[in-house]
Context: one part of a larger RNA
RNA sequence: UGACGGGUCCCCGCACAAGCAGCGGAGCGUGUGGUUUAAUUCGAUGCUACACGAAGAACCUUACCUGGGUUUGACAUAGAGGUAGUAGGGAAGCGAAAGCGGACCGACCCUUCGGGGAGCCUCUACAGGUGUUGCAUGGCUGUCGUCAGCUCGUGUCGUGAGAUGUUCGGUUAAGUCCGCUAACGAGCGCAACCCCUGCACCCAGUUGCCAGCGAGUGAAGUCGGGGACUCUGGAUGGACUGCCGGCGACAAGCCGGAGGAAGGUGGGGAUGACGUCAAGUCAUCAUGGCCCUUAUGUCCAGGGCGACACACGUGCUACAAUGGCCGGCACAAAGGGAAGCGAGGGGGCGACCCGGAGCGGAUCCCAUCAAAGCCGGUCCCAGUUCGGAUUGGAGUCUGCAACCCGACUCCAUGAAGCUGGAAUCGCUAGUAAUCGCGGAUCAGCCAAGCCGCGGUGAAUACGUUCCCGGGCCU
Numbered sequence: 001u002g003a004c005g006g007g008u009c010c011c012c013g014c015a016c017a018a019g020c021a022g023c024g025g026a027g028c029g030u031g032u033g034g035u036u037u038a039a040u041u042c043g044a045u046g047c048u049a050c051a052c053g054a055a056g057a058a059c060c061u062u063a064c065c066u067g068g069g070u071u072u073g074a075c076a077u078a079g080a081g082g083u084a085g086u087a088g089g090g091a092a093g094c095g096a097a098a099g100c101g102g103a104c105c106g107a108c109c110c111u112u113c114g115g116g117g118a119g120c121c122u123c124u125a126c127a128g129g130u131g132u133u134g135c136a137u138g139g140c141u142g143u144c145g146u147c148a149g150c151u152c153g154u155g156u157c158g159u160g161a162g163a164u165g166u167u168c169g170g171u172u173a174a175g176u177c178c179g180c181u182a183a184c185g186a187g188c189g190c191a192a193c194c195c196c197u198g199c200a201c202c203c204a205g206u207u208g209c210c211a212g213c214g215a216g217u218g219a220a221g222u223c224g225g226g227g228a229c230u231c232u233g234g235a236u237g238g239a240c241u242g243c244c245g246g247c248g249a250c251a252a253g254c255c256g257g258a259g260g261a262a263g264g265u266g267g268g269g270a271u272g273a274c275g276u277c278a279a280g281u282c283a284u285c286a287u288g289g290c291c292c293u294u295a296u297g298u299c300c301a302g303g304g305c306g307a308c309a310c311a312c313g314u315g316c317u318a319c320a321a322u323g324g325c326c327g328g329c330a331c332a333a334a335g336g337g338a339a340g341c342g343a344g345g346g347g348g349c350g351a352c353c354c355g356g357a358g359c360g361g362a363u364c365c366c367a368u369c370a371a372a373g374c375c376g377g378u379c380c381c382a383g384u385u386c387g388g389a390u391u392g393g394a395g396u397c398u399g400c401a402a403c404c405c406g407a408c409u410c411c412a413u414g415a416a417g418c419u420g421g422a423a424u425c426g427c428u429a430g431u432a433a434u435c436g437c438g439g440a441u442c443a444g445c446c447a448a449g450c451c452g453c454g455g456u457g458a459a460u461a462c463g464u465u466c467c468c469g470g471g472c473c474u
Base pairs, nucleotide, nucleotide: 007474010471011470012469013468015464016463019427020426022424026317027316028315029314030313031312032311033310034308035307042053043052064303065302066301067300068299069298070297073126077125078124079123080122081121082120083119088105089104093100094099108117109116110115128292129291131290132289133288137286138285139281140280141279142277144275149188150187151186152185153184154183155164156163157162168179169178170177194269195268196267197266199237200236202234203233204232205231209226210225213224214223215222240263243257244256245255246254247253306446319420323379324378325377326376327375328374329373335366336365337364340359341358345354346353347352386417391412392411393410394409395408396407397406433456434455435454436453437452438451439450
């Protein structure tokens, strides 16, 4: 000077408390440990690993295993030599394929017609390595933490390390601001500038809209038309403690009020200081050293990554009546679509099939888009008309191919489960809870994951003693 203290003062945070819904019990999905295995590729490991890299493991992917091939190589550059029916295509045959094989077909560019280039073969340099070291590294990332801190110049003080400034009194979300002050200033952070959202005005008006006028229908912005409204998307304004009152030190600011769509940072996002953890990543990529070189490279087939006595994490579905089932009736937002989305029509109980209008899309389609909801009916507390695991059978679709190992449909089957011990997680408002919809990846999909979107829509916060993390002083 720091760090630490079961020392102190002050202060924050869903940290506790107050509350709501969960997890821990069940079944299933998924990740991990362990075990097993020829292999179950590798990495991630308290918070900060465990639906994490993986936004798509049947082959491929794939890095693993077994077996079969190959050796200038699947890929790059250079040099030397060689090659003419050469490059390229490629039948029979062997084979699981890769590969071996080679009947037959059969070129190109430049040219001074000597040849040169590309290609192929041989040789040499080299290629190649998801081999190792994240404790040799770059880059990127997590975390403390969106916490309010971390420093510098000059001056001053101290022999010096260093201190001061940055402490103190107030105040703030904030080292935010005010005041004081041997300090005075400044930088990186905070805030603001950026994006979305909430209000208004202006501009614009198709594919969107429809108030008034006309036409038209079983119905319909369907048509003429219109530029009001909604909306779309560009511009501008709007909020600044600006105004009033009180408190305060005449300050900063705090409390209340007016006006206002919005009030004291309006809500949300992007944005992460100096640094910490030799944190993570050599398997995104890059890269030093080391290692392999007929193999630790490379190609292929099949298998494995999907195993299963167990253990943990994280999810989904439930255990029902605020519910299940049946019928009828409503109301979204945000997205995606050409090797795509696929309407109307027809077939099938259904998954789906036939067919193909329209649409590179405010037009058409996914998709009448919704579901919870509302109205009516039924079930009557029961392992049930709850719950749907598991299994048998029959199918559909994608794909070369669903045995290992896909999703979906129908019939049958109907398991555990009666609210879950110790313990433990999330959330303060359009939040939690609950309900559906879309997208990326993607042939298909093991998505119940992730990233978004809207619908319905709470309870509680006395307080800061205690637990956890953090800030400042001592």
Molecule: small-subunit ribosomal RNA, 3' major domain
Organism: uncultured bacterium